This is a predicted structure of a 74-nucleotide RNA (transfer RNA) from Bifidobacterium aquikefiri. The sequence was found in a public genome assembly. Its mean pLDDT, the model's own confidence on a scale to 100, is 81. The organism belongs to Bifidobacterium, within Bacteria.
RNA sequence: CGGGGUAUAGCGCAGCUUGGUAGCGCGCUUCGUUCGGGACGAAGAGGCCGGGGGUUCAAAUCCCCCUACCCCGA
Numbered sequence: 001c002g003g004g005g006u007a008u009a010g011c012g013c014a015g016c017u018u019g020g021u022a023g024c025g026c027g028c029u030u031c032g033u034u035c036g037g038g039a040c041g042a043a044g045a046g047g048c049c050g051g052g053g054g055u056u057c058a059a060a061u062c063c064c065c066c067u068a069c070c071c072c073g074a
Base pairs, nucleotide, nucleotide: 001073002072003071004070005069006068007067010026011025012024013023020057028044029043030042031041032040050066051065052064053063054062
């Protein structure tokens, strides 16, 4: 320098193909049960989706540019 991939909640991931109010597991908070801060059960908080711009009534999703990391090639 060229090509490809990844970036979504504290952590690990889904959702993108077929745009339509953002979800799962673990963790966290509260409550119940319990000898018990474990286990089990119930409820709840937490992210406007790496950054910027564009298209659209509407963008995590489509298009363009940039950033970080990973892989391949030179």